RNA sequence: UCGGGGGUCGUCUAAUGGCAGGACAGUGGACUUUGACUCCACUAAUCGGGGUUCGAAUCCCUGCCCCCGAG
Numbered sequence: 001u002c003g004g005g006g007g008u009c010g011u012c013u014a015a016u017g018g019c020a021g022g023a024c025a026g027u028g029g030a031c032u033u034u035g036a037c038u039c040c041a042c043u044a045a046u047c048g049g050g051g052u053u054c055g056a057a058u059c060c061c062u063g064c065c066c067c068c069g070a071g
Stems, first nucleotide, its partner, number of pairs: 001070007010024004018054001026042005047063005
């Protein structure tokens, strides 16, 4: 450089074009003499820019980054 795949809470993982959810982690509380376990609540994300659409994580264009292959 070329071809293919991928990028969503701190991590992992869902989401027919129609309210971005779950688990773990974190914080607070309940329980406990204390801690652990368990239970309840809360916090937290769509890689950047543009386009299509009433509506985009999803479709299109472009850029960036990661992985695999080729030279």